[in-house]
Context: one part of a larger RNA
Formats: sequence, C1' cells, structure tokens
RNA sequence: GACGAACGCUGGCGGCGUGUCUAACACAUGCAAGUCGAACGGGGUAAGCGCUUUCGGGCGCAUACCUAGUGGCGGACGGGUGAGUAACGCGUGAAGAACCUGGCCACGAGAGGGGGAUAACAUCGGGAAACCGAUGCUAAUACCGCAUAAGACCACGGCGUCGCAUGGCGCUGAGGUAAAAGCAGCAAUGCGCUUGAGGAGGGAUUCGCGUUCCAUUAGAUAGUAGGCGGGGUAACGGCCCACCUAGUCAAUGAUGGAUAGCCGGACUGAGAGGUUGAACGGCCACACUGGGACUGAGACACGGCCCAGACUCCUACGGGGGGCAGCAGUGGGGAAUAUUGGGCAAUGGGGGGAACCCUGACCCAGCAACGCCGCGUAAAGGAAGAAGGUUUUCGGAUUGUAAACUUUUGUCCCACGGGAAGAAGAGAGUGACGGUACCGUGGGAGGAAGCCCCGGCUAACUACGUGCCAGCAGCCGCGGUAAUACGUAGGGGGCGAGCGUUGUCC
Repeated sequence: GACGAACGCUGGCGGCGUGUCUAACACAUGCAAGUCGAACGGGGUAAGCGCUUUCGGGCGCAUACCUAGUGGCGGACGGGUGAGUAACGCGUGAAGAACCUGGCCACGAGAGGGGGAUAACAUCGGGAAACCGAUGCUAAUACCGCAUAAGACCACGGCGUCGCAUGGCGCUGAGGUAAAAGCAGCAAUGCGCUUGAGGAGGGAUUCGCGUUCCAUUAGAUAGUAGGCGGGGUAACGGCCCACCUAGUCAAUGAUGGAUAGCCGGACUGAGAGGUUGAACGGCCACACUGGGACUGAGACACGGCCCAGACUCCUACGGGGGGCAGCAGUGGGGAAUAUUGGGCAAUGGGGGGAACCCUGACCCAGCAACGCCGCGUAAAGGAAGAAGGUUUUCGGAUUGUAAACUUUUGUCCCACGGGAAGAAGAGAGUGACGGUACCGUGGGAGGAAGCCCCGGCUAACUACGUGCCAGCAGCCGCGGUAAUACGUAGGGGGCGAGCGUUGUCC
C1' cells in the first nucleotide's frame, strides 16, 4: 500500500459498488419455463338466429372467450456453485485430404395420390393414494405405404486436374435408394412443409509450447505399445472386439502422494518479479451420492426418465413422494456476510402471424460505514484575556478568540408548491424506481465528532495515584517511593464519520 474482511469504541447525509471466504451441511413455504386455438378433435361459458316442446327444456347453425388432451417449438439458453480435475482442463498458436450444426441469411428444385391407428371422450373395473387396466368412438402440421427426384446418397466405370502420404476436386455414363403439410385470409398474399448447395454463428476432435509442491515417491504398464481386419461414432483413434508382434513411458522426473478449477485480470513493486483468481468477462466441471441410457439439431440433461444407495415425508402397510451449488427464507457450522420486497417500464430471452403470455435473467427498492468518492456538523468579528478546570516558584502560566456576545449564511434537515429524462417508428398509448432526482418559497445554528497516540524508533508533557504490585509492550524495554513508558486528569499530536486492533499478500 491492499482486502468479499472480522473485532473494539464511535457514528450525520448522499452517489457508485460490494455482501456465507466456514458445512458441494440439511432444508418448511412461495416463486424461478413456458407458450401456440392461425396444427387437431372434443368440452365449457356468454348472448344471438332457426327448428321443436309435455313450456322444465331439447336439437342445429354461426360468433367471441376459456381450455384438460393429441401435436409443434422451447425446457441443452438464461441463473447457481467450485466438490472433482495437475488434465489438451485452461492459455496461446496451429491442423483436417477424419467432422456435425435446430432456429437465422441469400440461392435452386418441389409438395401428386392414398391408408391404418390413437389420446381426449364414453362405459366398466382395480387402488388409501400415486395412478392403472379393459372395451368402444374420433382428428391432425401425429404415424405409414405408393408416385415423382433438379440436386443428394450408395456401389460400378470413363475423362481431366491438383496435392505433404492415406488421397482431394471437377465433368460424365448406366444402375439402385430416400421427400413433403398444411393453416390464416374474400383475395392478393403471408406463415409454414420437403430436398439440395452456400453463408454466418455455434460445437466436436487432433497437435506444438506453457501450466504448483514432495525423490524422505524410482521404477511404472496387459488393452498395456504397435499392427492386420472388423464393430461403433457426426468424425479420427485400442474408443471397443478377434488375431499377430513385444513393446511403451521414465532422472529433460515416469509412477505415486499432497494441493488446486484455468484465464482476461487484481494487489504490490521503479522495474524484473512476487502473491492472487471475490465482484465483471471467457472457458471447464458439477447439480443429494454412484451408474445408465432415452428423446432431440444439440444432453448423457440443476427445477426430464430408469436403477442402486443414504437421508427425509405420506400410507389403509399393499405401496408411493422428494432433492434450493436458482431468488428470497429456515436450522446448523462460524470471528463473519442481507429482504420469505416491487416491476416486466427498460435491456435481453422463450413461445405466438399478432394481441399478448412467461421470465427471482434483468431493472429497481430494502438492510450493512463492508469499500471508494463527495458533503456537512457552521462563517466573520469578538480581550474584561470572564467564569470554571489544570498547574504554580503564588507573581503568574495555560485551556484561549476558545466561550459568552454581535453580525451573517443555509449545504444536509423540516414544511409547502412545482416536477423529470430514462419511452421507442410520424402520431397516440405505455415508468417498477417515484411524487424519486431536480427547481422554487418559507423556517431555523437549530438535529450531526469521535478514535488512537504523546520514552526512543515517531509528531506530541505536566500533575496526582501506584510502588518489580497493579499493569504496559511492535522492537528496544518500562514499573522495587518524585514513572514524560502503568492508571486517571489537564494539556498536546495524528487522522476524522471514522479511528484503532487482529489476520493475510506485496
């Protein structure tokens, strides 16, 4: 000098930040991921029209709104945490003639004609519940054949061209394989659908170099190292498998152990360097513990599924439910760390043609001197140098222009009045913050100073008390009867809404 600090004493205001560093301990409650009726059949509500009626109502049509279910997109983002990881995890630079990519952008080609189901629903049944079964009915942008195929893919052949090996690219012949969906609108058209090729952005993989400590860890290794063939993958590869070979790594530190998320950065320092990785940004890993796959463009998936385990809750004892390292909040641990707040107004995200809905992301407010910065607690005049205090050689000295007193000012404060920007596309409408910031008027010095130190280092000295006691102390050291070093007082020094102490780093 610095801090995500804590502790002691003290504490007026504002702006901007920051706030469980410990138990990746356990969690009550609420909220944190939905949306689309312009994909689909049904149900409901409302008033309307028509038919009918035993005047209770029933049936049909069109409209508006709501919706459990089927279907689509999203739930792989956003948010949290740092347990694990010494690793191509991260950083940096490269590689592919071994890769994938929903939505978005620009371009090309196309959408013909059929089929069978199923949830919802109804009936019946089982169960305490969670939920489940049987039978019957129905729709689709759900599912499945057929047709067509510009181009794509597969295997076979020809030509050209290029390269760092395997080989790549282009043209071409004949053969084989695989498409599609509609909805809204009076329409124009719009939103979608299928198949290609390209872009942007995203992702996967490989390699060079760098990346803590211990040698009181010296040998490690059988899918181990390589090959041939296959399987698998988006793709290369012992990734996996059969067979063959016997290798491979290591004192330039293998293996083992300990510790640790990495970086941009941050702190310090003249620099070199050292330390560090809170907040913000990038990457990685994890989601009660361990394992697994499914769906999907994307997951081996925090608020999805299955299995096992520990814990916990419900139970009719047969069986079921749960996972805050999301935002608040609770218990516990701890020296220690906040509200079960407001709003989608802005920015951004998901869905939707849109209106709009959702969004504890986010924007705000609350709490905390935790940090940085700014402001205030008055200003000027004022000597009878008042009183009081302290001290004294009793003359005085000092507190001290300090106070009183006079004049002035009005930041913060209080009251009243006005009142934003942030909000856009020409206009209208839309603000949680917030009647906030800010402006005007009035009021009144009124409500606002402490903490540490004063032996030397180190700026600041006397008195009393104590008497190696009580105590102080960062080092040297003080204290045993005149202690500038302990305690108190007066005075002084330093910093100031803070001041000291402790801890850690330079």
RNAcentral holds the full RNA, with entries from ENA. Predicted 3D model of a 506-nucleotide part of an RNA (small-subunit ribosomal RNA, 5' domain) from an uncultured bacterium. Rfam family: Bacterial small subunit ribosomal RNA.